[in-house]
RNA sequence: GGGCGUGUAGCUCAGUUGGGAGAGCACCACAAUGGCAUUGUGGGGGUCACGAGUUCAAGUCUCGUCACGUCCACCA
Numbered sequence: 001g002g003g004c005g006u007g008u009a010g011c012u013c014a015g016u017u018g019g020g021a022g023a024g025c026a027c028c029a030c031a032a033u034g035g036c037a038u039u040g041u042g043g044g045g046g047u048c049a050c051g052a053g054u055u056c057a058a059g060u061c062u063c064g065u066c067a068c069g070u071c072c073a074c075c076a
């Protein structure tokens, strides 16, 4: 330098054929207990990596950039 893949909540990830942004863990509150652990119920938390385009509508499609992973090439 080139090919491919990945980027969504604090962490690990799902998101189907373009239309509701979600799960588990973590966090907060409440209840059960003398207390802890634990369980249950409820709640908060999002620039869907960044920018642009297409569309009535984009996490999803297209283009560019960045980061990471992997393979190849080049130099030595």
Base pairs, nucleotide, nucleotide: 001072002071003070004069005068006067007066010025011024012023013022019056027043028042029041030040031039032038049065050064051063052062053061